Transfer RNA from Xylaria acuta, 85 nucleotides, folded computationally. Its Rfam family is "tRNA". By type it is a transfer RNA. From the family's description: Transfer RNA (tRNA) molecules are approximately 80 nucleotides in length.
């Protein structure tokens, strides 16, 4: 230089033309439970895994185009990995 794939939320992903763009993790709060502390609070205080319940933010890599309608189809570009001379 060519060629392929990929790009969505803090994190890995799903969504292949129409619903409110979505699962799990993670995160916040309770409720339990466990560990400690003295100030021993029937309802104090620091931490801690797991259920279980509620909650909060937050996202289609940029642009242009096609359609009534685009994460989703075209182009172009950029960023990542991979092949290739």
């Nucleotide at each position: 230089g060519c060629c392929c794939a990929u790009u969505u939320a803090g994190a890995a992903c799903a969504g292949u033309g129409g619903u409110c763009a979505g699962c799990u993790c993670g995160c916040u709060c309770g409720u339990c439970u466990c560990c400690g502390g003295c100030g021993u609070g029937c309802u104090c205080u620091g931490g801690a895994c797991a259920a279980c319940g509620a909650g909060a933010a937050g996202a289609c890599g940029g642009g242009g185009g096609u359609u009534c309608g685009a994460a989703u189809c075209c182009c172009c570009c950029a960023a990542u990995g991979g092949g290739u001379g």